About this RNA:
Model confidence (mean pLDDT): 81 of 100. A computed fold for a 72-nucleotide RNA from uncultured Blautia sp., annotated as transfer RNA. It was read from a public genome assembly. Taxonomically the source falls in Blautia (Bacteria, Bacillota, Clostridia, Lachnospiraceae).
């Protein structure tokens, strides 16, 4: 110091230009004498920043943070 992958909810984990799927948790509620099962329901709308591009960006582009991994 150069190259390359990874950054989505509390945690895992899809999405490949048309406003973010599931799954654990969690919180409400049904059900149960009470738990636990099981059933609904809610929870991201600053997708690691900042910036362009574009009617429209998680998604492509420049630039930086972090983590790994080669190579010097």
């Nucleotide at each position: 110091u150069g190259g390359g992958c990874u950054a989505u909810c509390u945690c895992c984990a899809a999405g490949c230009g048309g406003u973010a799927a599931g799954g654990c948790a969690c919180a409400g509620g049904a059900c149960u004498u009470u738990g636990a099962c099981u059933c609904c329901u809610g929870c991201a709308c600053u997708c690691g920043c900042u910036g362009g591009u574009u009617c429209g960006a998680a998604u492509c582009c420049a630039g930086u943070u972090a983590g790994c991994c080669c190579a010097g």

Its Rfam family is "tRNA". Rfam links the family to the GO term triplet codon-amino acid adaptor activity.